[in-house]
Context: one part of a larger RNA
RNA sequence: CUGGGUGUAAAGGGCACGUAGGCGGUCCGGUAAGCCCUGCUUGAAAUACUCUGGCUCAACCAGAGAACGCGGUAGGGGACUGCCAGACUUGAGGGGGAGAGAGGCGAGCGGAAUUCCCGGUGUAAGGGGGAAAUCAGGAGAUAUCGGGAGGAACACCAGUGGCGAAAGCGGCUCGCUGGCUCAUUUCUGACGCUAAGGUGCGAAAGCUAGGGGAGCAAACAGGAUUAGAUACCCUGGUAGUCCUAGCCGUAAACGAUGGACACUAGGGGUCGGCUCCGUCGGGGGGGGGUGCCGCAGCUAACGCGUUAAGUGUCCCACCUGAGGAGUACGGCCGCAAGGUUGAAACUC
Numbered sequence: 001c002u003g004g005g006u007g008u009a010a011a012g013g014g015c016a017c018g019u020a021g022g023c024g025g026u027c028c029g030g031u032a033a034g035c036c037c038u039g040c041u042u043g044a045a046a047u048a049c050u051c052u053g054g055c056u057c058a059a060c061c062a063g064a065g066a067a068c069g070c071g072g073u074a075g076g077g078g079a080c081u082g083c084c085a086g087a088c089u090u091g092a093g094g095g096g097g098a099g100a101g102a103g104g105c106g107a108g109c110g111g112a113a114u115u116c117c118c119g120g121u122g123u124a125a126g127g128g129g130g131a132a133a134u135c136a137g138g139a140g141a142u143a144u145c146g147g148g149a150g151g152a153a154c155a156c157c158a159g160u161g162g163c164g165a166a167a168g169c170g171g172c173u174c175g176c177u178g179g180c181u182c183a184u185u186u187c188u189g190a191c192g193c194u195a196a197g198g199u200g201c202g203a204a205a206g207c208u209a210g211g212g213g214a215g216c217a218a219a220c221a222g223g224a225u226u227a228g229a230u231a232c233c234c235u236g237g238u239a240g241u242c243c244u245a246g247c248c249g250u251a252a253a254c255g256a257u258g259g260a261c262a263c264u265a266g267g268g269g270u271c272g273g274c275u276c277c278g279u280c281g282g283g284g285g286g287g288g289g290u291g292c293c294g295c296a297g298c299u300a301a302c303g304c305g306u307u308a309a310g311u312g313u314c315c316c317a318c319c320u321g322a323g324g325a326g327u328a329c330g331g332c333c334g335c336a337a338g339g340u341u342g343a344a345a346c347u348c
Base pairs, nucleotide, nucleotide: 003320004319005318006317007302008301012316014201015200016199017198021194022193023192025088026087027086029084030083031082033081034080035077036076037075038074039073040072041071049065050064051063052062053061054060091191092188093187094186095184097182098181099180103177104176105175106174107173108172109171110154115149116148117147118146119145120144121143126135162169163168206247207246208245209244210243211242215241216240220236221235222234223233258315259314260313261312262311263310266293267292269290270289271288274285275284276283277282297304298303321348322347323346330341331340332339333338
């Protein structure tokens, strides 16, 4: 490079926006770059092919012919691709009309609970566990009542539910703000798809600076267990968990399934719109989402099955035996931790 592949065997980039590039709807006209045809030219000889001939055959050799990727030139064709010009509305987008939602950011507010502090009642236990002990309590604990402080998280609703590109999002109110769906068919008129580089977002942990610190809790200390116990269990407990600003850029970042479009049986559930009928119990139709079952088909099987892993087209990413190794070296990034790119010898 080609081929074959990427749910679970090696393999889909964590997600998005978008540059170059690749690819691109319907109709009409033109053009002739791609494309097709023809003539000429070029395509050395030998080899290979066909025919014929020479060594007694063959190998070998000789003659003739045809053929010879590509290229050049002239003429022709006009379907398809490209290019130029014009038109269209179904792709895409906009307007006006409805709607649902833990989508994002900021500010304020609320109640329950834990802990701590103050006061009242009250007295000997409490706590913990498999059993215990460390621990805590007559300096009055636990329990209970009243008051206060502070931080973090929001029971029920709650769903097999919703929203978001992913990460993710859940008390209430207000403000700012992104996306989506439905109906209308009012406007633009292919404005599209994908996306190497690039840019942005990106759980947790971790890092820098400043705050905050109730509960929980790496490390750490003690008590147990045990042959030991640097653990599992218990009593404590610091980073951290929270906020602000900045960094890190990873993950079983998973549907282990890239994005877009078209086509290919159905059935049940559920969430948000629209619409028709209605005897007002309800019933029918159509569109969007989210789950289950399942035909054809696919699959090594498991399974997938209009939310495809089916049938096709376009673009990107990635794989190519196991170990060595996601290591070394170098580059780039980072304060660091480290990340990213990513081998070879050697062994089987």